[in-house]
RNA sequence: AGGCGGGUAGCUCAAUUGGCAGAGCAGUGGCCUCCAAAUCCACCGGUUGCAGGUUCAAGUCCUGUCCCGCCUGACA
Numbered sequence: 001a002g003g004c005g006g007g008u009a010g011c012u013c014a015a016u017u018g019g020c021a022g023a024g025c026a027g028u029g030g031c032c033u034c035c036a037a038a039u040c041c042a043c044c045g046g047u048u049g050c051a052g053g054u055u056c057a058a059g060u061c062c063u064g065u066c067c068c069g070c071c072u073g074a075c076a
Base pairs, nucleotide, nucleotide: 001072002071003070004069005068006067007066010025011024012023013022019056027043028042029041030040049065050064051063052062053061
């Protein structure tokens, strides 16, 4: 330098053919208990890496760019 994969909630990850952004864990509150844990219920939590473009509509498609991992190559 080139290629491929990835970046979404605090963490680990989903999201079908472009059509309501979700789950588990964590956190908060409640239930239960003599108290606590566990279980159960509810709640909280989002600039989908960033900036543009296409579209009625973009996490998804296109362009540029940043970061992480892997592969290939060049110089030495």